This is a predicted structure of a 91-nucleotide RNA (Glycine riboswitch aptamer) from Chromobacterium alticapitis. It matches the Rfam family "Glycine riboswitch aptamer". Rfam describes the family as follows. This family represents the bacterial glycine riboswitch. The sequence was found by an Rfam model in a public genome assembly.
RNA sequence: CCGGGUCAUACAGGAGAGAGCGGCUCUAGGCCGCCGCCGAAGGCGCAAGCGCACCCGCUAAUCGCUCAGGCAAAAGGACUGUAUCAUCUGG
Numbered sequence: 001c002c003g004g005g006u007c008a009u010a011c012a013g014g015a016g017a018g019a020g021c022g023g024c025u026c027u028a029g030g031c032c033g034c035c036g037c038c039g040a041a042g043g044c045g046c047a048a049g050c051g052c053a054c055c056c057g058c059u060a061a062u063c064g065c066u067c068a069g070g071c072a073a074a075a076g077g078a079c080u081g082u083a084u085c086a087u088c089u090g091g
Stems, first nucleotide, its partner, number of pairs: 001091006008084006018035001020034005036071003042067001043065003049058003
């Protein structure tokens, strides 16, 4: 001097699916019951690989489950981009 990884912050973008029905309470984003759905907070499961390796343990996703969460708007939102800070690292 030119890059790469990770954390944090700020800004921009950011999907899906009932403003479902009944009751209570009496206005609260409340509670109970009945169905219909969604996957992109979180959680759980595993292929290959590694390990004294069948078993067992470690370990991935936007895959699977749908526990949690969600199904007007708002909020939330994995993830993506830019900038800054910190840290690790390659030439």